A computed fold for a 1439-nucleotide RNA from an uncultured prokaryote, annotated as small-subunit ribosomal RNA. It matches the Rfam family "Bacterial small subunit ribosomal RNA". Its mean pLDDT, the model's own confidence on a scale to 100, is 82. The RNAcentral record of the sequence draws on ENA.

[in-house]
RNA sequence: CGGCAGGCUUAACACAUGCAAGUCGAGGGGUAACAGUCCCCUUUGCUUUUUUGCUGACGACCGGCGCACGGGUGAGUAACGCGUAUGCAACCUACCUUUUACUGGAAGAUAGCCCCGAGAAAUCGGGAUUAAUACUCCAUAACAUUAUGAUAUCGCAUGAUAUUAUAAUUAAAGCUUCGGCGGUAAAAGAUGGGCAUGCGUGACAUUAGUUUGUUGGUAAGGUAACGGCUUACCAAGACUUCGAUGUCUAGGGGUUCUGAGAGGAUUGUCCCCCACACUGGUACUGAGACACGGACCAGACUCCUACGGGAGGCAGCAGUGUGAAAUAUUGGUCAAUGGUCGAAAGACUGAACCAGCCAUGCCGCGUGCAGGAAGAAUGCCCUCUGGGUUGUAAACUGCUUUUAUAAGGGAAUAAACCCCAUUACGUGUAGUGGGCUGAAUGUACCUUAUGAAUAAGCACCGGCUAACUCCGUGCCAGCAGCCGCGGUAAUACGGAGGGUGCAAGCGUUAUCCGGAUUUAUUGGGUUUAAAGGGUCCGUAGGUGGAAUUGUAAGUCAGUGGUGAAAUCUUUCGGCUUAACCGGAAAACUGCCAUUGAUACUGCAGUUCUUGAGUAUGCUCGAAGUAGGCGGAAUAUGUCAUGUAGCGGUGAAAUGCAUAGAUAUGACAUAGAACACCAAUAGCGAAGGCAGCUUACUAGAUCAUAACUGACACUGAGUGACGAAAGCGUGGGGAGCGAACAGGAUUAGAUACCCUGGCAGUCCACGCCGUAAACGAUGAUCACUAGACAUUGGCGAUAUACUGUCGGUGUCAAAGCGAAAGUAUUAAGUGAUCUACCUGGGGAGUACGGUCGCAAGACUGAAACUCAAAGGAAUUGACGGGGGCCCGCACAAGCGGUGGAGCAUGUGGUUUAAUUCGAUGAUACGCGAGGAACCUUACCUGGGCUUAAAUGCAGAACGACAGACUGAAAUAGGUUUUCCCUUCGGGGCUAUUUACAAGGUGCUGCAUGGUUGUCGUCAGCUCGUGCCGUGAGGUGUCGGGUUAAGUCCCAUAACGAGCGCAACCCCUAUCGUUAGUUGCCAGCGGAUAAUGCCGGGGACUCUAGCGAGACUGCCACCGUAAGGUGAGAGGAAGGUGGGGAUGACGUCAAAUCAGCACGGCCCUUAUGUCCAGGGCUACACACGUGUUACAAUGGCAGGGACAAAAGGCAGCUACACAGCGAUGUGAUGCUAAUCUCUAAAGCCUGUCCCAGUUCGGAUUGGAGUCUGCAACCCGACUCCAUGAAGUUGGAUUCGCUAGUAAUCGGAUAUCAGCAAUGAUCCGGUGAAUACGUUCCCGGGCCUUGUACACACCGCCCGUCAAACCAUGGAAGCUGGGGGCACCUGAAGUCUGUGACCGCAAGGAGCGGCCUAGGGUGAAACUGGUAACUAGGGCUAAGUC
Repeated sequence: CGGCAGGCUUAACACAUGCAAGUCGAGGGGUAACAGUCCCCUUUGCUUUUUUGCUGACGACCGGCGCACGGGUGAGUAACGCGUAUGCAACCUACCUUUUACUGGAAGAUAGCCCCGAGAAAUCGGGAUUAAUACUCCAUAACAUUAUGAUAUCGCAUGAUAUUAUAAUUAAAGCUUCGGCGGUAAAAGAUGGGCAUGCGUGACAUUAGUUUGUUGGUAAGGUAACGGCUUACCAAGACUUCGAUGUCUAGGGGUUCUGAGAGGAUUGUCCCCCACACUGGUACUGAGACACGGACCAGACUCCUACGGGAGGCAGCAGUGUGAAAUAUUGGUCAAUGGUCGAAAGACUGAACCAGCCAUGCCGCGUGCAGGAAGAAUGCCCUCUGGGUUGUAAACUGCUUUUAUAAGGGAAUAAACCCCAUUACGUGUAGUGGGCUGAAUGUACCUUAUGAAUAAGCACCGGCUAACUCCGUGCCAGCAGCCGCGGUAAUACGGAGGGUGCAAGCGUUAUCCGGAUUUAUUGGGUUUAAAGGGUCCGUAGGUGGAAUUGUAAGUCAGUGGUGAAAUCUUUCGGCUUAACCGGAAAACUGCCAUUGAUACUGCAGUUCUUGAGUAUGCUCGAAGUAGGCGGAAUAUGUCAUGUAGCGGUGAAAUGCAUAGAUAUGACAUAGAACACCAAUAGCGAAGGCAGCUUACUAGAUCAUAACUGACACUGAGUGACGAAAGCGUGGGGAGCGAACAGGAUUAGAUACCCUGGCAGUCCACGCCGUAAACGAUGAUCACUAGACAUUGGCGAUAUACUGUCGGUGUCAAAGCGAAAGUAUUAAGUGAUCUACCUGGGGAGUACGGUCGCAAGACUGAAACUCAAAGGAAUUGACGGGGGCCCGCACAAGCGGUGGAGCAUGUGGUUUAAUUCGAUGAUACGCGAGGAACCUUACCUGGGCUUAAAUGCAGAACGACAGACUGAAAUAGGUUUUCCCUUCGGGGCUAUUUACAAGGUGCUGCAUGGUUGUCGUCAGCUCGUGCCGUGAGGUGUCGGGUUAAGUCCCAUAACGAGCGCAACCCCUAUCGUUAGUUGCCAGCGGAUAAUGCCGGGGACUCUAGCGAGACUGCCACCGUAAGGUGAGAGGAAGGUGGGGAUGACGUCAAAUCAGCACGGCCCUUAUGUCCAGGGCUACACACGUGUUACAAUGGCAGGGACAAAAGGCAGCUACACAGCGAUGUGAUGCUAAUCUCUAAAGCCUGUCCCAGUUCGGAUUGGAGUCUGCAACCCGACUCCAUGAAGUUGGAUUCGCUAGUAAUCGGAUAUCAGCAAUGAUCCGGUGAAUACGUUCCCGGGCCUUGUACACACCGCCCGUCAAACCAUGGAAGCUGGGGGCACCUGAAGUCUGUGACCGCAAGGAGCGGCCUAGGGUGAAACUGGUAACUAGGGCUAAGUC
């Protein structure tokens, strides 16, 4: 762009305007309009006026036919309305067709026209006159109708048909061109209708009873016709759980959509049927109506009006308003098709055919095609001198012209009727030829020209689901069909680039089917997921053993009829194709009829015994009901003995008791329950049943196979029974014991525990009718491996054993099951019947109903809300669950902490700053293994815009550096002017400019790396196999053993890996090799003395290599692994001691400030330089240490013994000075050479238990050392001062042997040092461990779980607040229906009819019925409502 189709789903709401049903003069009287003709007047003429039904024609009128079709709508209707199949022996049918007969005569009106009158109008009244195919009467008449008969034939009953006899009744219309067209009666056909019947055709039982013309009969009336259709009388029926009645909803079907089908939903366009026409009622006319564009009445509404009265009905076509998310033009034509009238021409036709509007749907076409890589430019992305993508896409070149625009040509739909001519019969029919007629329309289509020219959007891109990146945003904004996305790296939000899908459309929304086997007929379930009734009897119903005969209802087969057309399917054809349309075939799975078959089911008959029952006999049992009896215990009473407590509990108290308890004994009374037997047992339908015994009642099993002969099973409603608690009446009441009281416990304790205790528990009678009434498993029947136990019978004689029948249990095969499990007592395989289920919550609630004295029971929803709720099993985690085991975990010990002073770290506070991080264990003498400046990250102030490094490019200088001012950084000025050279230049240093910088700024929740912890705990996994639907399990469990998942045995597991152990280092013993700087036994030398020297390798030592220890040997235990032993041997004995070594993982553990790194942020500052200050503050709190509190000690003197480590800007011998820190001088050592080097201990003396001869803080003074510099803010020394503190509350930490405790030494960092810290080193050197109950942590197995961010979990209810829907409710206000009474229009019917009419008949008057109206009392069902009740859902509220 074109073709084809569709277009008020809502208000059957209201409608302005126009049109949608007329036609016939060939029925009639006629003549208002038009044309012609005639006449008259005027006129030269044209013209104009008048007249004439004479003609064509024709308004209004009488008459005929039509108006009951066509067109619209779906309100009502759950109905013979519709569909399907039949019937009418109970019926009608205008026009049309065929046939037969007839068409004679007479009379009186009336509309119109004319005149008069009323009225605004609509319209009406009166008078005179008139026609007909209008109306009436008479004649004739039948195969018509009625009555009475006869005969024959037929039928499903009444009966029908045929022939016939007698009697009675009823018809007609004319026009004409004379051809005919009409009219009347009758018969038949066709068409269209009417009525009846079988079957089918919604929801609700929280609607269970309904009905009085109701059901039937007789008679009459009425109708086209049957019929309670209507009336009178008679009878009392009729419908209903196979759903009556009521309420709600709805036009039905062909079809349409979906689905594999069965079904489910649907009824718009087209076709068939029905109903309706503003709402309700009524009839008239007519062949047909109770009538969409007719009438009357009532009502509502609208309009006109002169206020008296009138008019109207779009659910016809257009159109308007309203309603609504939403649906079109007040168009053209009768050309075709069809309809009505007409003889025809023709008229009419919003039926119809066309056009217009709308992407509403379906179908077709196009928006170009080919080439074209510098893979252009822009855009976007990235790992960014570059690449990728957009993308052959564009540009550019060539080609085509559907479509578009313009011009030209140009159909079919049309053939009839009719007219003309002509042919055959003969003035009319039939045929032939020619002519006339197109709304759509100059349309479809064809040709030519122009030129890629005129033509692409929408949704989506996390998964489902085809398609990914960047930026922005930062649980915000937003998205979302479900899951879900968004809290700073969003493929999910918004934008962009790119992509995907569909395409003149694309998305959204709504609705229906599907998937959904998720209502299950096909085709589901009920142990635990929702679901078996508490149990039994039994009615209706459903189902039902064996044999045989008949029948043929179900069933099966054949045939016939029907199942409208359209639709669907197949095929052929027509539009260029397709959609669309047409022809043919098939199908329409259905219904009815008929013929046959007889296996099965049904029905009827006969028979059978195996199902069922009966009989007889032996047994069995806590089976039931009623009565009698018994002992133990308890309580109470009396008496007695007896004395101070009893009782009770985890421990107590309340309570009882000197008025004599408890305890003990005797006697008496009372009520309730029945120890042992006793069980895995027995009985019963279930609930349930327990001392013994009697009576009555019921049952079951077994045996016999005598009797009956299917008598059976199940069971909706119904009935009976039915624990405990509870209720009513009357008894009873010992013990126990809700409520209640007191005592305890506790934060509280309306509980658990204790002391009491009313009702109740018990009995009789009557209610209630529920339970986790459970085997969470309905009843019955049949079949399907076993094993064991037990109970009651039987068979043999029997406590053996075997068989059999009935019961009760355990295990287990197949099967089943989601699994757990079940399994002859099924949850298996089948059959029959029954009850129940359909996501969670709301809720077993509300309302209604039934039952109950009440409590309450039974029946039993919805709104709303959520995306789950639930079952079984798995792996973890957890438990104030269990078992086993380990650890300085407890216990046993030793020493500390918590109290004091000080040191140090942290919190807090303060401050300009007190930089930052670490915060339970696993932060707090931690990062820091050294803050006076520096460090330093912080603060104040002063500066810079690039410090330092490196590279590159350019410029220009000869310096750099030193001295002065300034707090310094730095700035300024003054002074001093590099090296080589072939003099061209080069090198070097520094300056300046540009580019790259810099950041201890943020994020450890973006990360790498590293680290802590569980934990040096013994665990964590894999391959293959096996088991399980699967998650997963097994292995890895079990029995032992070990420090150990270490090892052994067993084993559907067999192996393996990461861990354990070992391998590595130190140490303990020995050997060997080597022998300096170390060593020195023997030999020699020397000294005051010393391995000092010669020498030596023996020893110690040093440091290489080896040996050694392996439960190897022995004894015992044990299968083994292994264990035990003051065993042997050995330096060492069962891992010898110590170190390094840290599995899979957990804690979003710690660290962006050690380093690295993504992203974000700052860029004359969050960068950088400098000076000073701060990190050292100080009411306080905590952690870690240190020194002490003293006599196992302090002080003084004497004198002895290490290891390891360090040393040249160093360690320093030695000498001297100083009380001392230290200083001065000097020597050795780059180190087994020199140097630094102990203390406790030991010996002697003193102190005598005190705030001291303890303790040393604090403070004053004087110094030393380091260092640019000790004020803030260093260490050390001397003199003086001499604080707290007299062993530390609750609590808490470390340690199992060379350990704890105690003593000193060294080193790193470092100028110095706040070190009492950290890391090493050696000296001296203990005590204790019975043991695993408890605390803490951990491992393995097992168990429960509603937990899985895993118990620091999950989670319940009230209250407070907001929102939502619902129930109740005094009341207020609607709706539909029924009933009663009053009134009652139009109208049919009926009675009368003195008035009118010749008559037919009519007016008038009365009656019955009724729409509507009014009143009343009830019932049902909505809306709303003060107040009120529970429910749901919300933020992190409260208890």